[in-house]
């Protein structure tokens, strides 16, 4: 140096969590690197820290070490970065809503406004007309088996007779009613009326005539004040999530250094 065979070793690892601690199972992450049994109301160990039992690899690209990188996911800190929840109207924000006033637009206004002031006229109110509508009366038709009238055949009563009486039922004619028609006439009643040249009444209101002589308004807008609002934003307070740095820990990757014993050639 080079083959044999065996031993240390190795067979994934890491984070959080749980544990007095260490691991395991479970979860998360990386990453392909044996099985079977045991295990979260847990399993099994004792700082040398999974245990039992069986298998494959083995002194090297696979074992140990050292440096460098460096997923990742705790921790701590930062973050007008999102979000959620609760509160706040003395939060001078959006929003609402009064109140004064009038800086811009905008309407009206010398063809004379706003305010006042003098007058009429209607709106009201009495009293009358007259129109409408209603009612009632008035006319005309129709209308009572009997309990309305008149004139009653027939029958029926009285009489010797002549006649007379009482009435049914026709008929006519009318009460209560019912229907119809409009000229009258009488009562009520009206958001009916250029009605009466009638009275009364001017607080409002509306037109209209004079006088005044220049602004008036408050529709938009912008502003000052003043209550309200928990729907946006805004503010405190508490959460979750992101992002950013830092400590520790860490998988993988790179470099490099070192390594057991026999036996043979």
């Nucleotide at each position: 140096c080079c083959g044999u065979g065996a031993u240390a070793g190795g067979u994934g690892g890491g984070g959080a969590g749980c544990u007095a601690g260490c691991g395991g199972u479970g979860c998360c992450c990386u990453g392909u690197a044996c099985u079977c049994g045991c295990a979260a109301u847990c399993c099994g160990c004792u700082u040398c820290a999974g245990c039992g039992a069986g298998g494959c690899c083995g002194a090297a690209u696979u074992c140990c070490c050292u440096u460098c990188u460096g997923c990742g996911g705790u921790a701590u800190g930062a973050u007008g970065g999102a979000u959620g929840u609760a509160a706040g109207g003395u939060u001078c924000g959006c929003c609402u809503g009064a109140u004064a006033g009038a800086a811009g637009c905008g309407g009206c206004g010398u063809u004379g406004a706003c305010c006042u002031c003098c007058g009429g006229a209607g709106u009201c109110c009495u009293c009358g007309c007259a129109a409408c509508g209603a009612a009632u009366g008035c006319c005309c038709a129709c209308g009572a088996a009997c309990c309305u009238g008149g004139u009653c055949a027939g029958g029926c009563c009285g009489g010797g007779a002549a006649c007379g009486g009482a009435g049914c039922a026709g008929c006519c004619a009318u009460a209560a009613g019912u229907g119809g028609u409009g000229u009258c006439a009488u009562u009520c009643g009206u958001g009916u009326g250029u009605c009466g040249c009638a009275g009364g009444g001017u607080a409002g209101c509306u037109c209209u005539g004079g006088a005044c002589g220049a602004g008036c308004u408050g529709g938009c807008u912008g502003g000052a004040u003043c209550a309200g609002c928990a729907g946006c934003a805004c503010u405190u307070a508490u959460g979750u999530c992101g992002u950013c740095a830092u400590c520790a820990c860490a998988a993988g990757g790179a470099a490099g250094g070192g390594u057991u014993c026999a036996c043979g050639g």

Bacterial large signal recognition particle RNA from Ectobacillus ponti, 265 nucleotides, folded computationally. Its mean pLDDT, the model's own confidence on a scale to 100, is 77. Taxonomically the source falls in Ectobacillus (Bacteria, Bacillota, Bacilli, Bacillaceae). Its Rfam family is "Bacterial large signal recognition particle RNA". Its family is annotated with signal recognition particle, plasma membrane targeting and SRP-dependent cotranslational protein targeting to membrane, signal sequence recognition in the Gene Ontology. The gene name in the source record is ffs.